[in-house]
RNA sequence: GGGCCGGUCGUCUAGCCUGGUUCAAGACGCCUCCUUGUCAAGGAGGAGACCACGGGUUCAAAUCCCGUCCGGCCCG
Numbered sequence: 001g002g003g004c005c006g007g008u009c010g011u012c013u014a015g016c017c018u019g020g021u022u023c024a025a026g027a028c029g030c031c032u033c034c035u036u037g038u039c040a041a042g043g044a045g046g047a048g049a050c051c052a053c054g055g056g057u058u059c060a061a062a063u064c065c066c067g068u069c070c071g072g073c074c075c076g
Stems, first nucleotide, its partner, number of pairs: 001075007010028004020059001030046005052068005
């Protein structure tokens, strides 16, 4: 340099192919309350990501297109 895959709450992942409505979902973690003599477990609720960055298409983009950055694998 070329090809492929990936970048989404604190962490790990889903959603992307097939664009769509209201809070972008789940697990763990965190906070509050209930339960308990206490802790743990259990139950109820809550905060937390505008989706790597910039542009384009569209009525509408995490999702499609282009470029850039970062990581991984392969080729040279």
Predicted 3D model of a 76-nucleotide RNA (transfer RNA) from Parcubacteria group bacterium Gr01-1014_38. Its Rfam family is "tRNA". By type it is a transfer RNA. Its family is annotated with triplet codon-amino acid adaptor activity in the Gene Ontology. Its mean pLDDT, the model's own confidence on a scale to 100, is 82. The sequence was found in a public genome assembly.